A computed fold for a 352-nucleotide RNA from an Acidobacteriota bacterium, annotated as Bacterial RNase P class A. Its mean pLDDT, the model's own confidence on a scale to 100, is 76. Its Rfam family is "Bacterial RNase P class A". Rfam links the family to the GO terms tRNA processing, ribonuclease P activity and dimeric ribonuclease P complex. By type it is a ribozyme. Lineage of the source: Bacteria > Pseudomonadati > Acidobacteriota. The sequence was found by an Rfam model in a public genome assembly.
[in-house]
RNA sequence: GGAGUGGGCCGGAGGAUCGCCUCCGUAAGGAGGAGGAAAGUCCGAACUCCAACGGGCAGCAGGCUGGAUAACGUCCAGGCGUGGAGACGCGACGGAAAGUGCAACAGAAAGAUACCGCCUCUAACGGGGUAAGGGUGAAAUGGUGCGGUAAGAGCGCACCGCAUCGCACGCGAGUGCCGAUGGCAUGGCAAACCCCCUGCGGAGCAAGACCAAAUAGGGGAGCAGUGGAACCGCCCGUUUCCGUAGAAAGCUCCCGGGUAGGUCGCUUGACCGCCGCGGUAACGCGGUCGGCAGAUGAAUGAUCUUCGCUCUUUCGGGAGAACAGAAUUCGGCUUACAGGCCCACUCCACUU
Numbered sequence: 001g002g003a004g005u006g007g008g009c010c011g012g013a014g015g016a017u018c019g020c021c022u023c024c025g026u027a028a029g030g031a032g033g034a035g036g037a038a039a040g041u042c043c044g045a046a047c048u049c050c051a052a053c054g055g056g057c058a059g060c061a062g063g064c065u066g067g068a069u070a071a072c073g074u075c076c077a078g079g080c081g082u083g084g085a086g087a088c089g090c091g092a093c094g095g096a097a098a099g100u101g102c103a104a105c106a107g108a109a110a111g112a113u114a115c116c117g118c119c120u121c122u123a124a125c126g127g128g129g130u131a132a133g134g135g136u137g138a139a140a141u142g143g144u145g146c147g148g149u150a151a152g153a154g155c156g157c158a159c160c161g162c163a164u165c166g167c168a169c170g171c172g173a174g175u176g177c178c179g180a181u182g183g184c185a186u187g188g189c190a191a192a193c194c195c196c197c198u199g200c201g202g203a204g205c206a207a208g209a210c211c212a213a214a215u216a217g218g219g220g221a222g223c224a225g226u227g228g229a230a231c232c233g234c235c236c237g238u239u240u241c242c243g244u245a246g247a248a249a250g251c252u253c254c255c256g257g258g259u260a261g262g263u264c265g266c267u268u269g270a271c272c273g274c275c276g277c278g279g280u281a282a283c284g285c286g287g288u289c290g291g292c293a294g295a296u297g298a299a300u301g302a303u304c305u306u307c308g309c310u311c312u313u314u315c316g317g318g319a320g321a322a323c324a325g326a327a328u329u330c331g332g333c334u335u336a337c338a339g340g341c342c343c344a345c346u347c348c349a350c351u352u
Base pairs, nucleotide, nucleotide: 001348002347003346004345005344006343007342008341009340010339012307013306014305015304016303017302018301020033021032022031023030024029035323039334040333042332043331044330045329046328047204048203049202050201054236055235056234057233059200060199061198062197063196064078065077066076067075068074079093080091081090082089083088094195095194099193100192101189102188115134116133117130118129119128120127121126142160143159144158145157146156147155161184162182163181164180165179166178167176168175169174208264209263210262211261218255219254220253221252222251223250227241228240229239230238271290273288274287275286276285277284278283309320310319311318312317
């Protein structure tokens, strides 16, 4: 100097004029007013209602180990696998010896073989042996070498690999350029059905509570004691409501009518910043500072100017400005982003 990897931050600031919303104020006036993702609505919760208290099935989700957290499918640190030269990235990471299933085409054959080839017998046709060599394929009975054989083959041996057991290290997943034994091979896919383990009630601020007003407290049908209701579905249990032989409380369906207003919920939070301690870290504990939108057809806009940033310049100047607007609140994940800054690390080239 270049190319990369991981992390963090900014992404406009000040003034004037007019305008908008909230709060304080009698008024004048004063204070404040969209994000790093507010997006997606993908996970998790707080909160609200389903009267209280359950169990099981189905269904859904997760799946290596140890931690963090209110919780999570999130985060941190590791293990194993995999991509990369590397810094680093990614992983839907329990089980294939419970069962079922799938792998097109090619190939002789894909849960098991003999097309070519090699050896041998026969005059020949053809028979027998073989899986070392060749071919097809993503994958064809573990690899290299030596011996052996008619030719071959773990057939035997050495080394490697694999399996089992032991030892050592580690909280653990696991690791071992440790040991012993064994010729040991019939693999892959569960992001296929499935099996195992763990977890999960439902609906959602358009939740829900209150006030006011208006209408027709309207009409009809059905269910029905093995009854209705309470929970997404099913079963059991529990409670509650109405009733005693025909209806009701209730539920289901159809026709018709009224209302669409206001207040609360609504912003103090598992909150932000700073400091100290503990921890590899995620994070936790303690102290201290701050008060920071609350709209409701939906609020921060317009104009001018100065400075800043980026590009360009004949050095006078000129041009430009990303993704994008809260709607109960928060912790995450995912996606979008013109341009710029900072820190750490990896590799290449050159110079000293």